Predicted 3D model of a 91-nucleotide RNA (c-di-GMP-I riboswitch aptamer) from Halothermothrix sp. The model forms 95% of the base pairs in the Rfam consensus. The prediction has a mean pLDDT of 86. NCBI's taxonomy places the organism under Bacteria, Bacillati, Clostridia, Halanaerobiales, Halothermothrix. The sequence was found by an Rfam model in a public genome assembly.
RNA sequence: AGAUGAAAAAGGCAAACCUAUUGAAAGAUAGGGACGCAAAGCCAAGGGUCUAAGGUGAGAGAUUUCUCCGCUAUGACAGCCGGUUGCCAUC
Numbered sequence: 001a002g003a004u005g006a007a008a009a010a011g012g013c014a015a016a017c018c019u020a021u022u023g024a025a026a027g028a029u030a031g032g033g034a035c036g037c038a039a040a041g042c043c044a045a046g047g048g049u050c051u052a053a054g055g056u057g058a059g060a061g062a063u064u065u066c067u068c069c070g071c072u073a074u075g076a077c078a079g080c081c082g083g084u085u086g087c088c089a090u091c
Base pairs, nucleotide, nucleotide: 002091003090004089005088012037013036017032018031019030020029021028022027035079041084042083043082046081047080048077049076050075054072055071056070057069059068060067061066
């Protein structure tokens, strides 16, 4: 430096769910809790997914600014793929 993660050491993280806070929502944060994880560290300027407040429709219904439907990220997700850095062990 590269490959690999069977066993081991030091340890680390924490899904669902519950409570509180926050947000229009998706989601986030804190506490509890462990399904799992060798990057479940970091990156949302690549792909993908979720949401749609606002915007928008040469959509629908109402008929007075309302309701519904479609589209839209400037909002999110890294525990989907990807990028990047790195501990230990083995070869």